[in-house]
RNA sequence: GGGGUCUUAGCUCAGUUGGGAGAGCAUCUGCUUUGCACGCAGAAGGUCGUGAGUUCGACUCUCACAGGCUCCA
Numbered sequence: 001g002g003g004g005u006c007u008u009a010g011c012u013c014a015g016u017u018g019g020g021a022g023a024g025c026a027u028c029u030g031c032u033u034u035g036c037a038c039g040c041a042g043a044a045g046g047u048c049g050u051g052a053g054u055u056c057g058a059c060u061c062u063c064a065c066a067g068g069c070u071c072c073a
Base pairs, nucleotide, nucleotide: 001072002071003070004069005068006067007066010025011024012023013022019056027043028042029041030040031039049065050064051063052062053061
């Protein structure tokens, strides 16, 4: 320098016709207990890496850029 792949909640990750942003763990509150843990119920938490484009509508399609991993040189 070129190719491929990934970037979504604090962490690990789902999310294919383009239309509802989600799960587990963690955190907080309540119940339970003498108390803690476990368990149960609930809540909070997101610029979907950044910017632009297409579209009535974009996590999803296109382009550029940034970063991680990997292959070639």
Predicted 3D model of a 73-nucleotide RNA (transfer RNA) from a Clostridia bacterium. Its Rfam family is "tRNA". By type it is a transfer RNA. NCBI's taxonomy places the organism under Bacteria, Bacillati, Bacillota, Clostridia. The sequence is in RNAcentral, with records from ENA. The coordinates come from a structure-prediction model, not an experiment, and the mean pLDDT is 82.